[in-house]
């Protein structure tokens, strides 16, 4: 730093969405080894059991328990002696008294106003900054001056009495002080009066001396301090004022009544003040956004950003506001008071029903909520903070420890060598390759870990929760320690199997419908690592709100014009000024934080030290520039004067012409109207014509990308009022200028309202007629509003140049309107000015364009935009009579919409061509019968594929079996065929019987080779295979169809465009043809065209045999002799080039006539098929990957089917007859085929065809003609035309003709009498017509592929239908018109 994603492909809006970074009190999944340093209720300012979290002072007072000492007195009775009787009498226990001790409550005092917590509330002087107070306070602390004299009275507590469940409450005696109370002294204190300096900023203040009032203390303990009183200065904390900053919404525009001022006075306050209160006056704030609604603590900072900004306000620190909601004071130095007071409220608790009791938004916990947030821990050892003189006591402040990867940072989970590249697992072309030095082994090491020892600093005398930690040694021993995420692209990372538009990925674009690098899952590989992913959010990428930093012709965006308030901006030029501005100097800007550079924990985080910083605020100095001030000028802008020139505007008047009407005449049957029609109107006289006459409502030609006006507009003519520009001139004025939110005002059309008018046209119309499936429409006949005036609303248009206005500046050329000069006799040249076009130069532009009328370079002002769709809705509020019409969202939903331009396709246009078509021809089909295929239906099966043109006599050049792939049976399982291995034995085949529907099976009998080694066929056996016309033409390869014998397809150099393209290949000619010429930024090349290859046509030359036969002989016969001239056959050359004249083209290419010529413009017909389309056909020709089936989807056999038939269409054929049919008789072809073969005379049968056997492996002899011509019957009929189908005899092939061929003869003799609606093929040797002949083939053609006989007609065109070529413009279509896509009904 960018990328993906709109298109078939481009640019572009840089238009939206979305991605890759970075962050975070985070939570979720899956996983977890250690240590440091942080950080942990965001949600319920929800509601709390229980513990702690504010006490302290006996050195202020008065009582005073326990305990200890002592003394007396009573029990007691150990040890010791002891005459045993006793004597000693200790510890013990109780009393009762002194001291001592201080627990505990009270009165005092000084702290509960600090700490600590939370963000509810608050848009404010609340909180940041910089000020100020001459308008104020300050306990404790420090400095300084002075001062404590003398006296009362009473309460708590205790005691007793009483009430109550209890808190607690009255009454009675009783008592102390540093409580309280009076006197007294006392000031630099305070009142208050009068003087007199000095200051200042309005009210005022500050010194200096006088006089009067008025007001204080407290003592403790024992000898040293500490308290007390008053008053003055300090510090420290605080009060209050003000300037400027401080989120959104105008779908909140007017708001406020103590409200703004102000007086005196009062009150209050530490203090200023509408703070409060009486009285006066009407102010005050507000578009520079007041009110009013939403939302919210606020900064230092945090987190992103290049930066400017944009988001955030955890910890941690300054402030501010609360402590269950709401109000209040009281106490103090300080509160309206988080662990004080009263009131009221809601909840909670107790209760004997009362005058109870509570307040964790401290610390810990607990229920709830919730995705989610921790221990009822340890100590006052340390900093701090109350209290004491002090020891101390107090401290849930704090210092520490738990828990949790929540975050940050650092460490490990081993190192070294080790190929025989081990097993294994995954892919595999099966060769291998990969996990991989990875493991396993071998030598190490000891972070970490365990065990054991020494042990800190923090502490200055003494005291350590933390801790027997931290860190040292020393032994052990690789031992305990690796995941998570992702591998289509963007984004680094690919295979293999499952699945099979289900399963299910997914951030975006999308992936999956049998081969999935996208889903799972493994292998393997990429990325981060004690973590990894996802979701949530914030900054950024987004120049995607653009101050840096965009844009509005057509992408979203120019208001309909225009006038003008506020605003904003402003010519020349002088002078002083100093608000902006530039320059230096001062404060301030807490600390922490950030950077930067030193240092400390082993390093890092963490932490310490120096060192820097935005912005505000002051002062001083400058004077280009802007501003604000005074002067002055004339170019900007305005007048004035001369003028032309206009459909500018308004109001009256006036003309012709047409339309309709009404009145007369003339005159008769129709008029009108359409695509055709009918409604209308007419015989009661229309239309048509001719005359008179009425009324409305527009004004022909002139008419011009002329004209005038801000747009909207505006068009006979005359007059009257009237605005405005233009030109000339330079006499005024002297910046008076542009723009312009809001405001005003004009504004097509339709509409409304109140009155007119009303010829024509015309919405509406339960109008008519038509069209149609319908037809509430287009088209006709009518017809109201309304279209016209008047006034008076609406206020919107594709109101458009889709272009805001004004100013300056930048190449010229040519039209055209209105003026003005100079030169000319003119006619016109040149020249100015102001309007309007056109083409186009530099610039501009996504691109079309746009170019002095700017969409170009700038300048000043305003409008509006910010992804489609919802939606210009909806709700609010203005405006309107109404109709609306201004302003104008959001949920929801998608991933695009959308401009410009490309390329192809299609539908319009031009332009050529084609049997495309013709209002030219023929000659079918479409009717009847039947032939063949296909549908469908039928079956045990009718195997299967082909499907508009380009399937349907098609694969199939030929199903009775076989074919064959169905279908009913029967038999087989390494196989009917291929390679290997074993075994054993010499077979096996072949023949003959048997059984069988058949096949398979028994059964009999013949039967190798070689020197070995073997080798041969066969049988047995076991896996690998074999073998499938199973499946997929949407898996590909080949081959075919078709587009199309269309003229097209394509790249490489150079140009042209930002690019997708494009030119080359366009246009003018010509042609069959991107042939071809000639012109062009092309210039030349490749496949295709053609042309070279066969073939028919003339004509010459070789050859002449199975061909011929002029002339010669000769004969029944080219049958022989000769012969090769002709025909003919097979070569090989000729021959035609638009060469040759005449016209037309451009003197070209060519065309168009003509001569010669067998042939004339490619002579004619073959073969030959660019580059692509059609997921065109075929897996059943062959191959082939996947999948499948494997005693069966394989293989083999009988027999059936593929031939079925109510039926529909296709393609043949054979008819319907006289151009005919039959029957005698005579011709005449080409090409072709044959040995399991073609078969010739002869014989035999009506026939088919049989008998026999000349001839030919063929220019020989065979297959072998027909229509035709001659001569005859038929006489227009369902016939002597037709010939289906039926029977009844026989031939022929074949293992078989029953389902099931063919062809022969006798008999019977159906539909059909030229085929609707519609179709087809044909352009000369063609169409028609007549036969022929091979291939398939044992037989079976009306097909198919070929061959020659007869032999037309009509056109010489391109309106039109079809399909293709090729050019132009349009398009929202690219799956490309059988597309897309509205709308209406179900």
């Nucleotide at each position: 730093a960018g990328a993906g994603u709109u298109u078939g492909a481009u640019c572009c809006u840089c238009g939206g969405c979305u991605c890759a970074g970075g962050a975070u009190g985070a939570a979720c999944g899956c996983u977890g080894g250690c240590g440091g340093c942080g950080u942990g209720c965001g949600u319920a300012a929800c509601a709390c059991a229980u513990g702690c979290a504010a006490g302290u002072c006996g050195a202020g007072c008065g009582a005073g328990a326990a305990g200890c000492u002592c003394a007396u007195g009573a029990c007691g009775g150990a040890c010791g002696c002891u005459u045993c009787g006793g004597u000693u009498g200790a510890a013990g226990u109780c009393a009762c008294g002194a001291g001592u001790g201080a627990a505990u409550a009270g009165c005092g005092g000084c702290g509960g106003a600090c700490g600590c917590g939370u963000g509810a509330g608050u848009a404010a002087c609340g909180c940041g900054u910089a000020g100020g107070c001459a308008a104020c306070c300050u306990g404790c602390c420090c400095u300084c001056u002075g001062c404590a004299g003398a006296g009362g009275g009473a309460u708590a507590g205790c005691c007793u009495c009483g009430c109550g469940a209890a808190a607690c409450c009255g009454g009675g005696a009783u008592u102390a002080a540093a409580a309280c109370c009076u006197c007294a002294u006392a000031a630099u204190a305070c009142c208050g009066c009068a003087g007199u300096g000095a200051g200042a900023c309005a009210u005022c203040u500050c010194g200096c001396g006088g006089c009067g009032g008025u007001c204080a203390a407290a003592g403790a303990u024992u000898u040293a301090u500490c308290g007390g009183c008053a008053a003055a200065g300090g510090a420290u904390g605080g009060g209050c004022c003000u300037g400027c900053g401080u989120c959104u919404g105008a779908u909140u525009a007017g708001u406020u009544a103590g409200u703004u001022g102000g007086u005196g006075g009062u009150g209050g306050u530490a203090a200023c003040g509408g703070c409060c209160u009486a009285c006066c006056a009407a102010g005050g704030c507000g578009a520079c956004g007041a009110u009013c609604a939403g939302u919210a603590g606020c900064c230092g900072a945090c987190c992103u950003g290049a930066g400017a900004g944009g988001g955030u306000g955890a910890u941690c620190g300054g402030c501010c506001a609360c402590a269950u909601u709401g109000g209040a004071a009281c106490u103090g130095a300080g509160a309206c008071a988080c662990g004080g007071u009263c009131c009221a409220a809601a909840c909670u608790c107790g209760u004997a029903c009362c005058g109870g009791a509570g307040g964790c938004a401290g610390c810990a916990g607990u229920g709830g909520g919730g995705a989610a947030u921790a221990u009822u821990g340890c100590a006052c050892a340390a900093u701090g903070g109350g209290g004491g003189a002090a020891a101390c006591c107090c401290u849930g402040a704090u210092g520490c420890a738990g828990c949790a990867a929540c975050g940050c940072c650092g460490c490990g989970u081993g190192a070294a060598g080790u190929a025989u590249g081990a097993a294994g697992g995954c892919c595999u072309u099966u060769g291998g390759g990969u996990c991989g030095u990875a493991a396993a082994c071998u030598u190490c090491u000891g972070u970490u870990c365990u065990a054991a020892g020494g042990g800190a600093a923090g502490a200055u005398a003494g005291u350590g929760a933390c801790g027997g930690u931290a860190c040292c040694u020393u032994a052990g021993g690789a031992g305990c320690a690796a995941g998570u995420c992702c591998c289509g692209g963007c984004u680094a990372a690919c295979u293999a199997c499952g699945u099979g538009c289900c399963a299910g990925c997914a951030g975006c674009c999308g992936c999956g419908g049998u081969a999935a690098u996208a889903c799972g899952u493994a292998g393997g590989g990429g990325g981060c690592a004690a973590g990894c992913g996802u979701u949530a959010u914030c900054c950024g990428g987004a120049a995607u709100u653009a101050u840096u930093g965009g844009g509005c012709g057509u992408a979203a965006a120019g208001a309909g014009u225009a006038c003008g308030u506020a605003g904003g901006u402003g010519g020349u030029u002088u002078u002083a000024u100093a608000a902006g501005c530039a320059c230096g100097g001062g404060g301030u800007u807490u600390a922490a934080g950030g950077c930067a550079a030193u240092g400390g924990c082993u390093u890092a985080a963490c932490c310490a030290u120096u060192g820097u910083u935005c912005g505000c605020c002051u002062u001083g100095u400058g004077a280009a520039c802007u501003g604000g001030a005074a002067g002055a000028c004339u170019u900007g802008a305005g007048u004035g004067c001369a003028g032309g020139a206009g459909a500018g505007g308004a109001a009256a008047g006036c003309g012709g012409a047409a339309u309709u009407c009404c009145u007369a005449g003339u005159g008769u049957a129709g008029c009108g109207g359409u695509g055709a029609a009918a409604u209308g109107c007419g015989u009661a006289g229309a239309u048509a014509u001719u005359a008179g006459g009425a009324g409305g409502a527009a004004c022909u030609c002139c008419a011009g990308u002329g004209g005038c006006g801000a747009a909207g507009g505006c068009g006979g003519c005359u007059u009257u009022c009237u605005g405005g520009a233009c030109u000339g001139u330079a006499a005024c004025u002297g910046a008076c200028a542009c723009u312009g939110a809001g405001g005003u005002a004009c504004g097509a059309a339709a509409g409304c309202g109140u009155g007119g008018g009303g010829a024509g046209c015309a919405a509406a119309c339960g109008a008519g007629g038509a069209u149609u499936a319908g037809a509430u429409a287009c088209c006709c006949u009518g017809g109201u509003a309304g279209u016209c005036c008047a006034c008076g609303c609406c206020g919107u248009a594709a109101a458009c140049g889709a272009u805001g206005a004004g100013c300056a500046c930048u190449a010229g050329g040519u039209g055209u309107c209105g003026g003005g000069g100079u030169c000319g006799c003119a006619a016109g040249a040149c020249u100015u000015c102001g309007g309007u076009g056109c083409a186009g130069c530099a610039g501009u532009u996504a691109c079309c364009g746009c170019a002095u009328u700017a969409a170009g370079u700038g300048c000043u002002c305003g409008g509006a935009u910010u992804g489609g769709g919802g939606a210009g809705u909806a709700c609010g509020u203005u405006c309107g009579c109404a109709a609306g019409a201004a302003u104008g969202a959001a949920a929801c939903u998608c991933a695009a919409a959308g401009g410009a331009a490309u390329u192809g396709a299609g539908g319009c246009g031009g332009a050529g061509a084609g049997c495309a078509c013709a209002c030219a021809g023929u000659a079918u089909c479409g009717u009847a019968g039947u032939a063949u295929g296909u549908g469908g239906u039928u079956u045990a099966a009718u195997u299967c594929g082909a499907a508009g043109c380009a399937a349907c006599g098609c694969g199939a050049u030929g199903a009775c079996c076989c074919u064959u792939g169905c279908c009913a049976g029967g038999g087989c399982u390494u196989g009917a065929c291929a390679u290997u291995c074993c075994u054993a034995a010499g077979a096996c085949a072949g023949a003959u019987c048997u059984u069988u529907a058949a096949a398979c099976g028994g059964a009999u009998g013949u039967u190798u080779u070689u020197u070995c080694g073997g080798a041969c066929a066969g049988a047995g056996g076991a896996g690998a295979c074999a073998g499938g016309u199973c499946g997929u033409g949407c898996a590909g390869a080949g081959u075919g169809g078709u587009u199309g014998u269309c003229a097209g397809c394509u790249g490489g150099u150079g140009u042209c465009g930002c690019g997708a393209g494009a030119a080359g290949g366009u246009g003018u000619g010509u042609g069959a043809a991107g042939u071809c010429c000639g012109u062009c930024a092309a210039a030349g090349a490749g496949c295709g065209c053609a042309a070279c290859c066969g073939u028919c046509g003339u004509c010459a030359c070789a050859a002449g045999u199975u061909g011929u036969c002029a002339g010669c002989a000769g004969g029944a016969a080219g049958a022989u002799g000769g012969g090769c001239a002709a025909u003919c056959u097979c070569g090989u050359g000729a021959g035609a080039g638009a060469g040759c004249c005449g016209g037309g083209g451009a003197u070209u290419a060519c065309u168009c006539g003509g001569a010669g010529g067998a042939a004339g413009g490619a002579g004619g017909g073959g073969a030959c098929g660019a580059g692509g389309u059609c997921c065109c056909a075929u897996c059943a020709u062959c191959a082939a990957g996947c999948c499948c089936a494997u005693u069966a989807u394989g293989g083999u056999u009988u027999g059936g089917g593929u031939u079925a038939c109510a039926c529909a269409a296709g393609u043949g054929u054979u008819a319907c007859a006289a151009g005919g049919a039959c029957c005698g008789g005579c011709a005449c072809c080409g090409a072709g085929a044959g040995a399991a073969c073609c078969c010739g005379g002869a014989c035999c049968g009506c026939g088919a065809g049989g008998u026999g056997g000349a001839g030919c492996a063929a220019a020989a002899a065979u297959c072998a003609a027909a229509a035709g011509c001659c001569g005859g019957u038929c006489c227009c009929a369902g016939u002597u035309a037709g010939g289906a189908g039926u029977g009844c005899a026989g031939c022929a092939u074949g293992c078989a003709a029953g389902u099931a061929g063919c062809a022969u003869g006798c008999a019977c003799g159906a539909a059909g009498u030229a085929g609707g609606a519609g179709u087809u093929g044909u352009u000369a040797g063609u169409a028609a017509u007549g036969g022929c002949a091979g291939a398939u083939c044992a037989g079976a053609a009306u097909g198919a592929u070929g061959c020659g006989g007869u032999g037309a007609a009509c056109g010489a065109g391109u309106u039109c239908c079809c399909g293709g070529u090729u050019u132009g413009a349009g398009c929202a279509a690219u799956c490309a018109c059988c597309g897309c896509c509205c709308g209406u009904c179900a």
Molecule: small-subunit ribosomal RNA
Organism: uncultured bacterium